Overview
The RNA shown here (transfer RNA) has 75 nucleotides and comes from a Candidatus Micrarchaeota archaeon. Model confidence (mean pLDDT): 81 of 100. The organism belongs to Microcaldota, within Archaea. It matches the Rfam family "tRNA". Rfam classes the family as a transfer RNA.

RNA sequence: GGGCCCGUAGCUCAGCUUGGUUAGAGCGUUCGACUGAUAAUCGAAAGGUCUUGAGUUCAAAUCUCAACGGGCCCA
Repeated sequence: GGGCCCGUAGCUCAGCUUGGUUAGAGCGUUCGACUGAUAAUCGAAAGGUCUUGAGUUCAAAUCUCAACGGGCCCA
């Protein structure tokens, strides 16, 4: 220098292919219930610029382009 893949909650990821509900799950955190107390279990809550910018569209996490970051391969 070239090619491919990935970037969504504190962590691990789903959702993208086929654009349209208020953006979700597990773990973690906080609060409550239970217990003599703790763990386990149960309930609830908080937590997101969907990496950034531009474009297409009535509408973009989702499609297109560029940039940034990470991984792999080729030279």